[in-house]
Context: one part of a larger RNA
RNA sequence: GAUUGAACGCUGGCGGCAUGCCUAACACAUGCAAGUCGAACGGUAACGCGGAGAGCUUGCUCUCUGGCGACGAGUGGCGGACGGGUGAGUAAUACUUAGGAAUCUGCCCAGUAGUGGGGGACAACAUUCGGAAACGGAUGCUAAUACCGCAUACGCACUACGGUGGAAAGUGGGGGACCUUCGGGCCUCACGCUAUUGGAUGAGCCUAAGUCGGAUUAGCUUGUUGGUGAGGUAAUAGCUCACCAAGGCGACGAUCCGUAGCUGGUCUGAGAGGACGAUCAGCCACACUGGGACUGAGACACGGCCCAGACUCCUACGGGAGGCAGCAGUGAGGAAUUUUGCGCAAUGGGGGAAACCCUGACGCAGCAACGCCGCGUGAGUGAUGAAGGCUUUAGGGUCGUAAAGCUCUGUCAAGUGGGAAGAAACCACUUGGUGCUAAUACCACCGCCAUGUGUUGACGGUACCACUGAAGGAAGCACCGGCUAACUCCUUGCCAGCAGCCGCGGUAAUACGGGGGGUGCAAGCGUUAUUC
Numbered sequence: 001g002a003u004u005g006a007a008c009g010c011u012g013g014c015g016g017c018a019u020g021c022c023u024a025a026c027a028c029a030u031g032c033a034a035g036u037c038g039a040a041c042g043g044u045a046a047c048g049c050g051g052a053g054a055g056c057u058u059g060c061u062c063u064c065u066g067g068c069g070a071c072g073a074g075u076g077g078c079g080g081a082c083g084g085g086u087g088a089g090u091a092a093u094a095c096u097u098a099g100g101a102a103u104c105u106g107c108c109c110a111g112u113a114g115u116g117g118g119g120g121a122c123a124a125c126a127u128u129c130g131g132a133a134a135c136g137g138a139u140g141c142u143a144a145u146a147c148c149g150c151a152u153a154c155g156c157a158c159u160a161c162g163g164u165g166g167a168a169a170g171u172g173g174g175g176g177a178c179c180u181u182c183g184g185g186c187c188u189c190a191c192g193c194u195a196u197u198g199g200a201u202g203a204g205c206c207u208a209a210g211u212c213g214g215a216u217u218a219g220c221u222u223g224u225u226g227g228u229g230a231g232g233u234a235a236u237a238g239c240u241c242a243c244c245a246a247g248g249c250g251a252c253g254a255u256c257c258g259u260a261g262c263u264g265g266u267c268u269g270a271g272a273g274g275a276c277g278a279u280c281a282g283c284c285a286c287a288c289u290g291g292g293a294c295u296g297a298g299a300c301a302c303g304g305c306c307c308a309g310a311c312u313c314c315u316a317c318g319g320g321a322g323g324c325a326g327c328a329g330u331g332a333g334g335a336a337u338u339u340u341g342c343g344c345a346a347u348g349g350g351g352g353a354a355a356c357c358c359u360g361a362c363g364c365a366g367c368a369a370c371g372c373c374g375c376g377u378g379a380g381u382g383a384u385g386a387a388g389g390c391u392u393u394a395g396g397g398u399c400g401u402a403a404a405g406c407u408c409u410g411u412c413a414a415g416u417g418g419g420a421a422g423a424a425a426c427c428a429c430u431u432g433g434u435g436c437u438a439a440u441a442c443c444a445c446c447g448c449c450a451u452g453u454g455u456u457g458a459c460g461g462u463a464c465c466a467c468u469g470a471a472g473g474a475a476g477c478a479c480c481g482g483c484u485a486a487c488u489c490c491u492u493g494c495c496a497g498c499a500g501c502c503g504c505g506g507u508a509a510u511a512c513g514g515g516g517g518g519u520g521c522a523a524g525c526g527u528u529a530u531u532c
Base pairs, nucleotide, nucleotide: 001532002531004529006528007527008526009525010524013375014374015373016372017371019368020367021333026331027330028329030328031327032326035078036077037076040075041074043071044070047069048068049067050065051064052063053062054061055060056059085286086285087284095210096209097208098207099206100205103203104202108199109198110197111196112195113194114193115192116150118148119147125140126139127138128137129136130135156165157164158163170191171190172189173188174187175186178185179184212258213257214256219249220248221247224246225245226244227243228242229241230240231239261283262282263281264280265276266275267274268273288309289308290307291306292305311322312321313320314319339365341364342363343362347361348359349358350357351356378408379407380406381405388399389398390397391396412473414468415467416466417465418464422459427454428453429452431450432449433448434447435446476521477520478519479518480517481502482501483500487516488515489514490513497504498503
């Protein structure tokens, strides 16, 4: 000199953009943060509509009714493995770079082949019992895209190469003839379902090199190193086991100890290098502590389950409930770090055919000079060099064109009025084209493409624009002995004090304290701390 996720002191006008628990991975009150689908299913607790009945006060109340819009609880599907947080652990099961072969991959894309015919349950519900509660037991009924056989098998798996084994589910829209138990069958379209191949994406595994300090850590290792066989995994492998052999690593630093998430990058530096790893992005690890598996395409799962432990809470003492390192917020710790805000309008995600629902991701607003950047606090003129302050050799000098005065301007702030872009889609309607469908054909549904119209804004009456009036509301901080830009007076008298180093102060202190003046930065300025 540069730098910072900074803190402290004094001061503080506005705006934009960023950033904001570095400490206790300490404990957490409260609210929210993951749901959705009725176009899978049986149904109907609540709300609305319709229908029926009753009462009367004649326009209300009550009862019944799943007929309709919808929908609590339940079965079922998909998603809760993403998104969000933190850096405790980890010195290599991590990360970075470059390769590899023995693997899996829901949703998505492309191809091939199917989607036939049956069965038995369990919730909900009803009845009933236990319990303070959490919740649980018994009996009976019922549906499905829930569950299980049978049939079929182009691909598929296994094989002794003869063969053997293995699947599925429907739902919704529309409809001419025909059939009908009036539900529908049947046809068609869309969304699904099954098997399999390839792709894409994601993930698992292996190898090599690189990756902090300590030798006042020199030897370490028995599933240890290798082989055979078996088990196991999606897959290779001592991954596990039985047997056999006695290997394997190490001064090119094994083992042990300490420290630490890694990287893109950030800071500094001419570079080489050094230090760091906040925000943003990629990977990893963790979710009160330790262990375990279940489900699933994917977890050994932050807001799932089980066990143990510590802690907190409820209890009828028998037993139960909980996990903010999600967003806010509280206590504690600390020099120190924000609102218990608004909205799903945009972007993105989950579910759904869609409407739509959910989304503390996200978009915004609030707080903080914490940082960077921009603007302002006026401009021109104005000498009697006013008053006043300081100083003086008492003449003067200086603050100083500074002020006043005169003439202007109106950024920002204030007030009044107008007022965006961010919105394009999905979707609805209209028009046209094309495709599919032939059971006669039209209509119609649906898919794709194109045209037009309509709808949707948290921020926010914000940005921005215009007008009004008025210099009015807006400057401080540190320093002035040398390094180092900037000097005098008074006070004090080795005292009080200053100080980064050298050093000042003991009666003329440019070094302490105050005044005047000056210098440097400026909505900041200094101090402390950090790194180069």

A computed fold for a 532-nucleotide part of an RNA from an uncultured prokaryote, annotated as small-subunit ribosomal RNA, 5' domain.
It matches the Rfam family "Bacterial small subunit ribosomal RNA". Its family is annotated with ribosome and structural constituent of ribosome in the Gene Ontology.
The coordinates come from a structure-prediction model, not an experiment, and the mean pLDDT is 83.